Context: one part of a larger RNA
RNA sequence: UUGGGCGUAAAGAGUUGCGUAGGCGGAUUGAAGCAUCUUGUUUGAAAGCCCUCGACUCAAUCGAGGUUUGGGACAAGAUAUGUUCAAUCUUGAAGAUACAAGAGGGUGUUGGAACCGAUGGUGGAGCAGUGAAAUGUGUUGAGAUCAUCGGGAACGCCGAAGGAGAAGUCAGACACCUAGGGUAUUCUUGACGCUUAGGCACGACAGCUUGGGGAGCGAAGCAGAUUAGAGACCUGCGUAGUCCAAGCCGUAAACGAUCUCUGCUAGAUAUUGGUUCCGAUUUGUCGGAAUCAGUGUCGAAGCUAACGCGUUAAGCAGAGCGCCUGGGGAGUACGAACGCAAGUUUAAAACUC
Numbered sequence: 001u002u003g004g005g006c007g008u009a010a011a012g013a014g015u016u017g018c019g020u021a022g023g024c025g026g027a028u029u030g031a032a033g034c035a036u037c038u039u040g041u042u043u044g045a046a047a048g049c050c051c052u053c054g055a056c057u058c059a060a061u062c063g064a065g066g067u068u069u070g071g072g073a074c075a076a077g078a079u080a081u082g083u084u085c086a087a088u089c090u091u092g093a094a095g096a097u098a099c100a101a102g103a104g105g106g107u108g109u110u111g112g113a114a115c116c117g118a119u120g121g122u123g124g125a126g127c128a129g130u131g132a133a134a135u136g137u138g139u140u141g142a143g144a145u146c147a148u149c150g151g152g153a154a155c156g157c158c159g160a161a162g163g164a165g166a167a168g169u170c171a172g173a174c175a176c177c178u179a180g181g182g183u184a185u186u187c188u189u190g191a192c193g194c195u196u197a198g199g200c201a202c203g204a205c206a207g208c209u210u211g212g213g214g215a216g217c218g219a220a221g222c223a224g225a226u227u228a229g230a231g232a233c234c235u236g237c238g239u240a241g242u243c244c245a246a247g248c249c250g251u252a253a254a255c256g257a258u259c260u261c262u263g264c265u266a267g268a269u270a271u272u273g274g275u276u277c278c279g280a281u282u283u284g285u286c287g288g289a290a291u292c293a294g295u296g297u298c299g300a301a302g303c304u305a306a307c308g309c310g311u312u313a314a315g316c317a318g319a320g321c322g323c324c325u326g327g328g329g330a331g332u333a334c335g336a337a338c339g340c341a342a343g344u345u346u347a348a349a350a351c352u353c
Base pairs, nucleotide, nucleotide: 003325004324005323006322007307008306012321014202015201017200018199022195023194024193026089027088028087029086030085031084032083034082035081036078037077038076039075040074041073042072043071050066051065052064053063054062055061092192093189094188095187096185097184098183099182104178105177106176107175108174109173110172111155115151116150117149118148119147120146121145122144126137127136163170164169207248208247209246210245211244212243216242217241221237222236223235224234259320260319261318262317263316264315267298268297269296270295271294272293273292274291275290276289277288278287279286280285302309303308326353327352328351335346336345337344338343
């Protein structure tokens, strides 16, 4: 609880791609007259509440008058706004054509460096590790170095204050399949739009199931140190896992701790992708101005408790949804749904301060 809020105090759902119901919706004309408004009629019993006056000596009580009236029905009228119908428009939205950009997604092929292993050559005593050591490893020849072969994972430089994507996220190269956005033209359709409870879909890491794979790293575990102890930090090993395919899980400080859409309100500067114009040009491009779309920094007005935000708003407004309402108990119990499980989602109360 018809209030005030949601960057940091409680509070924006992880995302919104497809979007249902619902809510809201651009400009012009005509008609209707449903909502709406005006006028009139009628209904709205009495008692009661409230006000005034009166009767019992007062009061309670009783009587009279008035107000309260929000509404319902009917008739006539008005037509601004909403609504319905009809017609038209182009600014919103969508499409077409042209151009350029991108780690957007999927599949396949492939490359070099590093690492590990195997085999062989050279060689002969250490290597590895630390604060210092030890465990470990090595004369059955290690470490070092050279050659050949094999293996798995990740992609240095370019690389950036960079780019793409709804978010999670995305980076060696090439090919194929595929999605979205931007700019220019103002060509086509002609409001086809915005939001969206529930629903569908996607969703890091870890974890789970089945089958592969396993170089490096490495929960658990073992050992060596440290220490009063050391279930740790440090060291040597090392299983799951990390990787692939298929299927689950559905959570994160899933963060910009900032929901989506629309309009309006000074600038400065840097940068990414376009377009137009001007100047230079070695014809590759370079510089400047304007403009559209992004990404940053700083700032006028304004806002804010302050910090700060500030055309990428936390400013000024509008539409829709979600959420909050003192701390603990508790994101728990119970119930329900989902899940193989782990658990997730929904979600209290007693009690206490």